Molecule: small-subunit ribosomal RNA
Organism: Capsicum annuum
RNA sequence: AGAGUUCGAUCCUGGCUCAGAAUGAACGUUGGCGGCAUGCUUAACACAUGCAAGUCGGAUGGGAAACAUGGGAAAUGGUAUUUCCAGUGGCGGAUGGGUGAGUAACGCGUAAGAACCUGCCCUUAGGAGGGGAACAAGAGCUGGAAACGGCUGCUAAUACCCCGUAUGCUGAGGACCAAAAGGAGGAAUCCGCCCGAAGAGGUGAUCACAUCUGAUUAGCUAGUUGGUGAGGCAAUAGCUUACUAAGGCGAUGAUCAGUAGAUGGUCCGAGAGGAUGAUCAAUGACACUGGGACUGAGAGACGGCCCAGACUCCUACGGGAGGCAGCAGUGUGGAAUUUUCCGCAAUGGGCGAAAGCCUGACGGAGCAAUGCCGCAUGGAGGUAUCUGGGGAAUAAGCAUCGGCUAACUCUAUGCCAGCAGCCACGGUAAUACAGAGAAUGCAAGUGUUAUCCGGAAUGACUGGGGAUAAAGCAUCUGUAGGUGGCUUUUUAAGUCCACCCUCAAAUCCCAGGGCUCAACCCUGGACAGGCAGUGGAAACAACCAAGCUAGAGUAUGGUGGAGGCAGAAGGAAUUUCUGGUGGAGUAUUGAAAUGCGUAAAGAUCGGAAAGAACACCAACGGCGAAACCACUCUGCUGGGCCGACACUGAAACUGAGAGACGAAAGCUAGGGGAGCAAAUGGUAUCAGAUACCCAAGUAGUCCUAGCCGUAAAUAAUGGAUACUAGGCGUUGUGCGUAUCGACCCGUGCAGUGCUGUAGCUAACACGUUAAGUAUCCCGCCUGAGGAGUACGUUCGCAAGAAUGAAACUCAAAGAAAUUGAUGGGGGCCCACACAAGCGGUGGAGCAUCUGGUCUAAUUCGAUGCAAAGUGAAGAACCUUUCCAGGGCUUGACAUGCCGCUAAUCCUCUUGAAAGAGAGAGGUACCUUCGAGAAUACGAACACAGGUGGUGCAUGGUUGUCGUCAGCUCAUGCCGUAAGGUUUUGGGUUAAGUCCCAUAACGAUCGCAACCCUCGUGUUUAGUUGCCAUCGUUGAGUUUGGAACCCUGAACAGACUAUCGGUGAUAAGUCGGAGGAAGGUAAGGAUGACGUUAAGUCAUCAUUCCCCUUAUGCCCUGGGCGACACACGUGCUACAAUGGCUGGGACAAAGGGUCGCGAUCCCCCGAGGGUGAGCUAACCCCAAAAACCCAUCCUCAGUUUGGAUUACAGGAUGCAUCUCUCCUGCAUGAAGACGGAAUCACUAGUAAUCACCGGUCAGUCAUACGACGGUGAAUUCGUUCUCAGGCCAUAUACAAACCGCCCAUCACACUAUGGGAGCUAUCCAUGCCCGAAUUCGUUACCUUAAUCGCAAGGAGGGGGAUGCCGAAGGUAGGGUUAGUGACUGGAGUGAAGUCAUAACAAGGUAGCCGUACUGGAAGGUGCGGCUG
Repeated sequence: AGAGUUCGAUCCUGGCUCAGAAUGAACGUUGGCGGCAUGCUUAACACAUGCAAGUCGGAUGGGAAACAUGGGAAAUGGUAUUUCCAGUGGCGGAUGGGUGAGUAACGCGUAAGAACCUGCCCUUAGGAGGGGAACAAGAGCUGGAAACGGCUGCUAAUACCCCGUAUGCUGAGGACCAAAAGGAGGAAUCCGCCCGAAGAGGUGAUCACAUCUGAUUAGCUAGUUGGUGAGGCAAUAGCUUACUAAGGCGAUGAUCAGUAGAUGGUCCGAGAGGAUGAUCAAUGACACUGGGACUGAGAGACGGCCCAGACUCCUACGGGAGGCAGCAGUGUGGAAUUUUCCGCAAUGGGCGAAAGCCUGACGGAGCAAUGCCGCAUGGAGGUAUCUGGGGAAUAAGCAUCGGCUAACUCUAUGCCAGCAGCCACGGUAAUACAGAGAAUGCAAGUGUUAUCCGGAAUGACUGGGGAUAAAGCAUCUGUAGGUGGCUUUUUAAGUCCACCCUCAAAUCCCAGGGCUCAACCCUGGACAGGCAGUGGAAACAACCAAGCUAGAGUAUGGUGGAGGCAGAAGGAAUUUCUGGUGGAGUAUUGAAAUGCGUAAAGAUCGGAAAGAACACCAACGGCGAAACCACUCUGCUGGGCCGACACUGAAACUGAGAGACGAAAGCUAGGGGAGCAAAUGGUAUCAGAUACCCAAGUAGUCCUAGCCGUAAAUAAUGGAUACUAGGCGUUGUGCGUAUCGACCCGUGCAGUGCUGUAGCUAACACGUUAAGUAUCCCGCCUGAGGAGUACGUUCGCAAGAAUGAAACUCAAAGAAAUUGAUGGGGGCCCACACAAGCGGUGGAGCAUCUGGUCUAAUUCGAUGCAAAGUGAAGAACCUUUCCAGGGCUUGACAUGCCGCUAAUCCUCUUGAAAGAGAGAGGUACCUUCGAGAAUACGAACACAGGUGGUGCAUGGUUGUCGUCAGCUCAUGCCGUAAGGUUUUGGGUUAAGUCCCAUAACGAUCGCAACCCUCGUGUUUAGUUGCCAUCGUUGAGUUUGGAACCCUGAACAGACUAUCGGUGAUAAGUCGGAGGAAGGUAAGGAUGACGUUAAGUCAUCAUUCCCCUUAUGCCCUGGGCGACACACGUGCUACAAUGGCUGGGACAAAGGGUCGCGAUCCCCCGAGGGUGAGCUAACCCCAAAAACCCAUCCUCAGUUUGGAUUACAGGAUGCAUCUCUCCUGCAUGAAGACGGAAUCACUAGUAAUCACCGGUCAGUCAUACGACGGUGAAUUCGUUCUCAGGCCAUAUACAAACCGCCCAUCACACUAUGGGAGCUAUCCAUGCCCGAAUUCGUUACCUUAAUCGCAAGGAGGGGGAUGCCGAAGGUAGGGUUAGUGACUGGAGUGAAGUCAUAACAAGGUAGCCGUACUGGAAGGUGCGGCUG
C1' cells in the first nucleotide's frame, strides 16, 4: 500500500467480497512446562447448606467455670486471680463487598460561585457544682406447638431527669433558651465527658457548557411561571399552602416514543474520527416488588424496622419465618464462564487503654491453552568413572494448496456425492469435491464461527458529488437565518500572543531500574488540543460613531415588443338549412366494404345561420418568472433596455417554513356546440385484431364562476457576483464617420445564435449565455429491485397529490465510448440475383437414392443452401461390416522364448462347408561341423484382434461463405484505454487494380502475373502421318519430295503499343486503324486471415473407455434388391421441325497381350467357329449419330410411346431361384406438354446428336468422367427477390435477430400489507376503596422524675379522628407486540400456456402527464419532449 467481481474488449460510476488488528469469547481437533493476568456478556431467574459485622468486663448490675489461698470434721462461706457470658450501656453496623434493573437526568463530565450541616481526627479557649426517679437482666407465678410473650415485686451505670452556672444562640427595647460522666492505676499519669472557635476530610443544595435515535412525535404546561403572607428545612427554593397575575417551554426541536448507567479509559485508525464502557480507578443508582418512616453526625438503611403484594418454608391451623445483584456452591437458562479450599502471615478496616477479637475486604492456593510472554521436543565436549529409572526414549499438531493467496500431482466420482469468503468448481481426462503422496503457513497450538474498527474518499471537517451514471424544487415573491462594498474612529465578546489554575490516580508515550529475558512490576519525566483567570495586540471579521458612491434604488428623456386584462368590429374556410341548374353515381382505400344517392346525392350557382380558429407577413425573430403569448381597433395596466448623470447613501445577495402563479387531461354548476374526437357501434385486415386503415360518433375541446397542482413542467444544467483568447451572424438602442438623404463602415451597452483557444470532463461534450477559475446562500444524492409501494398524517368533491419506509431477493444495475453483428433504415457497387430469352423439373412410365414401414437381418455413415445417381470408378458367392446355423480360442495376422520338423504337394472316408480322421511320397540352402537361416507343427505366456463407443478429446483431409476482395504486420502519429490512422476521401478497375489527395511511410498473405490446354506465324525434324508417281477389285510390297495438312520441340506475337475524343496535364475510359487475336483473347489448375464444436474414429492415424472360449476368427445359407406410401436426381416419351424402311457423307478423344480381335463361315438375332494383325500416329475396338436423298404413315392413343407379361434362346461365371445382362417372336400400359411452385444457362454457350473411358468375370451405367458434330435467342436496365462487398447510421444484440425481451394465466416456495376480531405489555387520565407512616386535631383514657401546701398544671403515652397516601377495583382512551377465517399485491423458481408491447423506422417512432378502455403485454384521445 491494495486486490477480485458488471463487458466481446475499454474507461467511468457504483455496490458486494477479501487480505490487517482486536476480543471477558464459543466450537472442532490436538495438547509438554513455567511466569503474569482473566473467568455468568444469557434469567435484576429461584435458591439447600456454611461462612461474609462485630467489639468493649478499663461504662454497668449480675451469672457460670477453673485455679490458688485461708478456716473448718463436713456441708459450705470469704478473698484474690484468670477465662467466658445473655442483658443494660457505648462505638460500629450509612464503610468494605455485589449488580447494571431503573435513569436521557444537574445522573455523569468539565469549569465556577454561595445560603448550609458535619461523629471519629487535628489545633485552640474554658468547664465538669448540687440532687433525683426508674427500667432490663436475674427471682416468683403464668400463656403459646413455635416464634415470642404477660403479671408481681427488686436493682447498677459513661442509660434517664431536675436545679445552678455560661464566653454560645435568638433578639436587639425589656427579655428568653441551653451543659457535663466517669473509668484504670500504688503513683506519676493515661483514657474518656460538656460548651465554644478554627481546620482537614465528607455530605447536601445551586448554576454555565456538554451528553444517543426518531418530526410517519409539533405543540407542551394549572403548582404550571412569577409575586405577597404563612408554614417547613441543616440550608436556598412552589419545597408546601392561601390569595393574586397569566405566565413559562418550543423548529438552536419542547412534549412524546425507543434505547442506554455516565467517566478516566479500551479496541481500531496515518490522522480526523468510528465503535465500545469486562477486569482496574473515582462517581451516581439498586438490594424479592411497591410504599413509609424510626434511630442516628450521617440512611428514606443489601446481611435493621412497619405495611401491602407475589413466591417459598414451618405449623398442633390458632399463627409464624424468609430474601446470595456478599464468598463458595445448587438448580434453571444458555454456544458459554471456576473450589461448598487455606489464612488473617502481609495491606486495609471495626471495636478496644492494650493484649487482642472480628474481617469470603484482602493475601494465597485449586480448576480452565481463556489471553499475553518465555522455554523445550536439542546442541557441544569427552570416552576416566559412580548411582536410580527407562529402554528410542517424557515430548507435534492444526489448517491450507483454482485466482485473490505462500504451496501440485495421482486415483476414484461423473451437475451425482459434495465444495464455496467473492469470482466460481463438479455433466468421463476435476491442480476447486473425496482419498493418497508431495508442498506451504503457523506452531502448544491451529482452524472455523460471532462481533467491532480498518481498508471504505462507500456520509467526504480533513476528504465526494448532481447535463447524460443516484441527485437542481415547474417557476417566482419573500419571513427567520446565513453571507455582505469603500474610508476613518471607538470598544475588545470572536481572533492572536504571554503567563497562570485545573483537567484524580492508573493507562498511553519517553528514560532509567527490578524479576536470568520477556510478559509483568517500580521510579521519574513528558503529554493532556478542553474549561476558567490575568495582562497585552488591534491586521481581519464584529460593535459604536462619522463619512463616501463603483453595488442597489428614485426621478428624468427616449425606445422596441404575439407581456397581461376587458370591450368592439372583420374577412377567408368548414358544416348545416333553403332556392335554382343537372341527372348517376359519389366518397374512401394497398385493395375493398360499411356510408351517402332517382324520396335527386356528388358537382355547380345564389341566399341565410352557427361556432371555432386567425393564411401570407414569419425569421434558431420578439415579450414574459415560468406555464405561455400571433387577424384588426380601442381603453386600462406590469416589466425590460438605452441615453444623460440630478438625488438617496449599502436600503444588497440567497432564502428553511410560508405565499402566489402554474400546459394538457380531469371534476362541479350554468351556457355553447361548426369542425375535430377518447368511449361506443359498424366495414375491413388478420390465425385472432378489444389495434394500426375506412365510414359514423358521445363526453370533451369553446365561454363564465370555482376546484385540481401534476408533465420528458428540459438547456434533463438552482440563484447572485467577479475574473479568464478570439472570429462570424442577428434583435433593440446609442456614438463616430459619411451623405442632400437612405445605406455602407467602425465602435459601446443589453439580449439571442454558430464556431473555437486555454482550462475542465469517464467520455460525449462545455467553452465570457461555462459543465473554466473563485466566493456566498438554498434545495438534492449515497448499489439494483421491492417502491414512489405499504402504514400513518396533511390537502382534495373525486380522480388523486404531498410526505414516505421495512421484510425479502440479487452481485450486479448503470454512464460514455470501441470493435463487430444485425435492421421489414440510407447511399454506392457487383453477381444468370432479378429482368429479357431458351430449355427443363413439378403431371406419366421406368431407373436410382433417401425417408417411412416391414423384417431374423433389411450393416453403417451423410440430413436446409453446403444430405438424398452421395462414401459406392460396379452388393449373385467373395466384397460384407448385418442375420440364422455349424465351428475355433495365443487365435485368420505380428514379435519374443522353448521343443520338434525342411516346406510345398498327392490319395481316401465323413461333412452343407469350415473342419476332422487315415494313408502315401519326399529330404532343399549354408557351415569354421558346434551351429545358423527359413518353413510347417506343438505347448505355456507376454500378447494379438475389434468396420465396438466418443468427429463434442484429436491429427490429417474435405465441403461452405467464395475465386468474394479482402485479411494483417512493423515503425510513426492520435486517444486515459478498448482502439483508430495506414485500409478513409476524389476518380477508376474484374480486383485494397491503379492514379491523385492525405499523419502517415512501408511491407506480408491474397488479386494480377508466372504454369497447362486452345487460337496465328516462323524455324527445325519428317515415321507409322502428308503429297506426287507407279500400281491394284481392294490392299503400299515401289520410287521421289519436305511445298501443304499433321505431329514433336524451340521461338515470335498483345503491351492500352499507336491515332482521335474525354478525364485533372493522372490513372483510366470510349471510338478507330493495323492485326490470327484488343483491352483478363477463351478455358483450366491455383481457394488469403478466418467462420461453421459443419462432415469423416467405416480410407488412414490416434487419446481415453469397452469386449477377450468373444463386440475376436473360419464356414454354409440368407440379407444389404422387402413395399401401402412420400421426397430428390435422372432416362424415355407424349410425336409430322416427327416415326419406320432403303441408300449416301463428315469427327475428335480414348482403350487394347489373362487384351483388342480383322477376314471368312453359321445364325432372323444375341452370338458361335476360325485366328490375320497389333505391346499400337502402323493392327483392332470402329458403325459415328444427328445430317442429306428417296418411299410410306397424315393428326389418331396412331406405323406415336414403349412399360408390363408369356414363350424361346445367347453370354459370363463353381453357381444367375431370391438377385445379372443381351437377343428373337408375341403382348402394347400410362402418357396428347403437365397446378401451386421451382432450376440451369450470356457464345462455339444453351439446346440437340452420337462416340469413348474407368471400375469390371459379367452387370442392373438411364450414373460418373471425358470427346467431338450441328448450333441459337436475349440482356431496356438495377425498381423489386436472394446472396455478397464498401461507407456512414440506429441498437437495450455480443451464444451476436434462430438475438434480446414485456405482461397476464397455471404450479411451488418465501417474506409482507389489509382484516370481523382475540390475547398481552406499557403509559397517562377520571372516580371508588384505602394499609403502614409522618404531620395536624382531640371535650375520651392514662401518666415515676418537674412546678404547686393542696386542688391542680406543664409535659408524655394510648385510643379516636382529618389530610396525603402504596397496592387493589372500575371507566373510557392511547401505545406497542403476538395471533386471525378470508383477502391484496410483491419476490424467487433449466426446459408450462397465450400473445409479441420494447430494443433496427422493432415493422403504427418511442417516451412523459392525464382520461377512457381491453385476457395480457397494451390501444386510443389531448398537450408536451427528442433521450